[in-house]
RNA sequence: CUCUUAUCAAGAGAGGUGGAGGGAAAGGGCCCGAUGAAACCCGGCAACCGGCUUAUAGCUAAGGUGCCAAUUCCUGCAGUAUGAGUCUGCGAGAUAAGAG
Numbered sequence: 001c002u003c004u005u006a007u008c009a010a011g012a013g014a015g016g017u018g019g020a021g022g023g024a025a026a027g028g029g030c031c032c033g034a035u036g037a038a039a040c041c042c043g044g045c046a047a048c049c050g051g052c053u054u055a056u057a058g059c060u061a062a063g064g065u066g067c068c069a070a071u072u073c074c075u076g077c078a079g080u081a082u083g084a085g086u087c088u089g090c091g092a093g094a095u096a097a098g099a100g
Base pairs, nucleotide, nucleotide: 001100002099003098004097005096006095007094008093013042015041016040017039021032022031023030027075028074029073043068044067045066048064049063050060051059052058053057072092076090077089078088079087
């Protein structure tokens, strides 16, 4: 990097350092931010892998990841419906496990 499968409406600090940016690609929206962004530390959430068990389930959080504003913040295509919202499928993306 590619492929397969699963999940994505829940959850997570009035802490420390830090200083202007950020919402993990681009563009467009819409937002967050000096009542302090990113990042790092601490803290926390979560059971995908792992571990344990009285084992189509339950427990476990620090052993491997992941995550901690807003639906994956919204946004693409198709179908249906509509005043509008929206719903279903696909696509895109993220994360995990596995394969090449």